[in-house]
Context: one part of a larger RNA
RNA sequence: UGACGGGGGCCUGCACAAGCGGUGGAGCAUGUGGUUUAAUUCGAAGCAACGCGCAGAACCUUACCAGCCUUUGACAUCCUAGGACGGUUUCUGGAGACAGACUCCUUCCCUUCGGGGACCUAGUGACAGGUGCUGCAUGGCUGUCGUCAGCUCGUGUCGUGAGAUGUUGGGUUAAGUCCCGCAACGAGCGCAACCCUCGUCCUUAGUUGCCAUCAUUAAGUUGGGCACUUUAAGGAAACUGCCGGUGAUAAGCCGGAGGAAGGUGGGGAUGACGUCAAGUCCUCAUGGCCCUUACAGGCUGGGCUACACACGUGCUACAAUGGCAUCUACAGUGAGCAGCGAUCCCGCGAGGGUUAGCUAAUCUCCAAAAGAUGUCUCAGUUCGGAUUGUUCUCUGCAACUCGAGAGCAUGAAGGCGGAAUCGCUAGUAAUCGCGGAUCAGCAUGCCGCGGUGAAUACGUUCCCAGGCCUUGUACA
Numbered sequence: 001u002g003a004c005g006g007g008g009g010c011c012u013g014c015a016c017a018a019g020c021g022g023u024g025g026a027g028c029a030u031g032u033g034g035u036u037u038a039a040u041u042c043g044a045a046g047c048a049a050c051g052c053g054c055a056g057a058a059c060c061u062u063a064c065c066a067g068c069c070u071u072u073g074a075c076a077u078c079c080u081a082g083g084a085c086g087g088u089u090u091c092u093g094g095a096g097a098c099a100g101a102c103u104c105c106u107u108c109c110c111u112u113c114g115g116g117g118a119c120c121u122a123g124u125g126a127c128a129g130g131u132g133c134u135g136c137a138u139g140g141c142u143g144u145c146g147u148c149a150g151c152u153c154g155u156g157u158c159g160u161g162a163g164a165u166g167u168u169g170g171g172u173u174a175a176g177u178c179c180c181g182c183a184a185c186g187a188g189c190g191c192a193a194c195c196c197u198c199g200u201c202c203u204u205a206g207u208u209g210c211c212a213u214c215a216u217u218a219a220g221u222u223g224g225g226c227a228c229u230u231u232a233a234g235g236a237a238a239c240u241g242c243c244g245g246u247g248a249u250a251a252g253c254c255g256g257a258g259g260a261a262g263g264u265g266g267g268g269a270u271g272a273c274g275u276c277a278a279g280u281c282c283u284c285a286u287g288g289c290c291c292u293u294a295c296a297g298g299c300u301g302g303g304c305u306a307c308a309c310a311c312g313u314g315c316u317a318c319a320a321u322g323g324c325a326u327c328u329a330c331a332g333u334g335a336g337c338a339g340c341g342a343u344c345c346c347g348c349g350a351g352g353g354u355u356a357g358c359u360a361a362u363c364u365c366c367a368a369a370a371g372a373u374g375u376c377u378c379a380g381u382u383c384g385g386a387u388u389g390u391u392c393u394c395u396g397c398a399a400c401u402c403g404a405g406a407g408c409a410u411g412a413a414g415g416c417g418g419a420a421u422c423g424c425u426a427g428u429a430a431u432c433g434c435g436g437a438u439c440a441g442c443a444u445g446c447c448g449c450g451g452u453g454a455a456u457a458c459g460u461u462c463c464c465a466g467g468c469c470u471u472g473u474a475c476a
Stems, first nucleotide, its partner, number of pairs: 001476002003473003007470007015460002019424005026316008034307002042053002064302007073127001077126002079123005086105002090101004108117003129291002132289003138285002140280003143276001145274001150189006156165003169180003195268004200236007209226003214223002239262001242256005318417001322376006334365003339358002344353003383414001388409007430452007
C1' cells in the first nucleotide's frame, strides 16, 4: 500500500421488512447429471452451466456409430498431355455413393495464326483437407462484479524509501454530483449531458389515412374538405427558471404556483482502470503439436429422441372470481409473391376445392380475456386433461425408429403442495390473447406487441451484495 475481521462509524440496493404472485408436491414439455448403448457427437459447471451454443436433429443439418466406397482428393494454386464443355432421354447392377450402356441437342472467347484465356478429363508431385489437441501460447468476441462510483496522471509539496498528498475533512447528491475548507494546483478515463423512443403543443404535407360542416351511399361508398384523428419531417417546451421556508449569505433540501410533464419526467442505447490464467481453437482468425490410402472425402442406414433414477427451467391444472353452451364488442407490433390468401362451396373437424385482391397506411394474415343470457351446485365432478385404441388431415422423395394437427372413444395423477426458495415498487406484478425470426413441416422456448390491471413499502435491528472513512493483523 492492499486484502481480510463472527472490529467500529456513515450510506446504498426488491438486500431484508410490508405486500402480490409463484417454484419445491401432480401430469407433461424442455435442458442437464447419471445409467445404458455400436453410437447415444461436442462444448457450457456456484452466483455468472442446466428452454445455454441449438433463430427450430425424420433425410440433410451432423461433427457420433455400423457398413459400402474414394485417394492430388468435395475445395485452391502451379506443371504435363489430351479434349471444348455442358444439357437431356432411357436402361442395367447397387442400399446409395458409384460403375456400365443408350437417345437427342449443342460444339467456348481472343488472336499478330506462333499462341493465350476460361472449362473438362487423365497423370505427376509440391500440396489440399482435419468440428483432431492445447482458450494455461493467442487475436477477436462475450459473461461477471456493475450503470457500482470509482480508477488514474502532470507539476508541486512531504517522506531515506515503499509511498503519501491531490481523492481526506464539513455539508449535499442518483453520482469523485456540487459547494465550502485544506500544500496543493490542474488534468484525463468514468458520472451527467449530447443520441433514440414515449408523453404536450405548433408549423409543413394530405394518399392508400381521416370526416366536423353540405350533398350522396348498403358502406367515407362517391363528390367535396384536410378542421379532427393519424402519419412523418422540422421546431417549441423543463432550467430548481418563479414564490415561501430551511441551510453557512453556499451547494442543496422541503412546500407551493403555473404547466401535458417537476426536480435525472418514463423507457432504451451507452459498461471506466481492472477481477475471475472466467467462456469460446465447434462462428471466424491464428502459434505450436498431431493425422496424411486417414484423425481426410463420398454414401446408405442408425444415433443425437435410449430410461430403475436425481436436479434446473417452464406449460397445464387441482376449479364456482370457475367450467360449458349461445349471443356479442374493442387492439398494437409485425409479416407477405416458390408468399399472405378474402368470398363462396364441401367436410363434425384438422382441412380440401375455387379463385377476388395485394410487391401492401390500399389486399390478406387478425384477437382473447371483458360483457349478456342460460346451465352445472362442491363431487375426483359438466374440474382436470395425461395415457391408450381407432379413423383421418397436412407438410415432405420419405413421418417405423422420430413430425404437427383433427374427430370419436378412453379419462391417469392432481384436494393449492415439507424443509427450503424465486420474481416484482406502476401502466409494474398478475392475467389475456396477437405477431415475428428460425422454418417444407414442427414452439409450453426466444424476441417483440397491445387488452384488462392491483397490493404494499413503518423502517434499516437482522440476512445478502456493494461504496467511503477508520481500526487490528503472526496474511501478500
Small-subunit ribosomal RNA, 3' major domain from Qipengyuania vulgaris, 476 nucleotides, folded computationally. The coordinates come from a structure-prediction model, not an experiment, and the mean pLDDT is 83. Taxonomically the source falls in Qipengyuania (Bacteria, Pseudomonadati, Sphingomonadales, Erythrobacteraceae). Its Rfam family is "Bacterial small subunit ribosomal RNA". Gene Ontology terms of the family: structural constituent of ribosome and ribosome.